[in-house]
RNA sequence: GCCGCCGUAGCUCAGUUGGCAGAGCAGCCGACUUUCAAUCGGCAGUGCGCAGGUUCGAGCCCUGCCGGCGGCA
Numbered sequence: 001g002c003c004g005c006c007g008u009a010g011c012u013c014a015g016u017u018g019g020c021a022g023a024g025c026a027g028c029c030g031a032c033u034u035u036c037a038a039u040c041g042g043c044a045g046u047g048c049g050c051a052g053g054u055u056c057g058a059g060c061c062c063u064g065c066c067g068g069c070g071g072c073a
Stems, first nucleotide, its partner, number of pairs: 001072007010025004019056001027043005049065005
């Protein structure tokens, strides 16, 4: 330098058929318990790497850039 994959909540990841942004863990509150843990119920979450484009509508499609991993040279 070229090619491919990945970037979504504090963490691990789903969502790629374009149409309400989700799960588990962690956090907070409650139940249970003598207490803690476990279990159960509930709550909250400044979240789609950045900038453009297409579209009535983009996490999803297109372009460029940034970062990570891998391959080729």
Source information:
A computed fold for a 73-nucleotide RNA from a soil metagenome, annotated as transfer RNA. Rfam family: tRNA.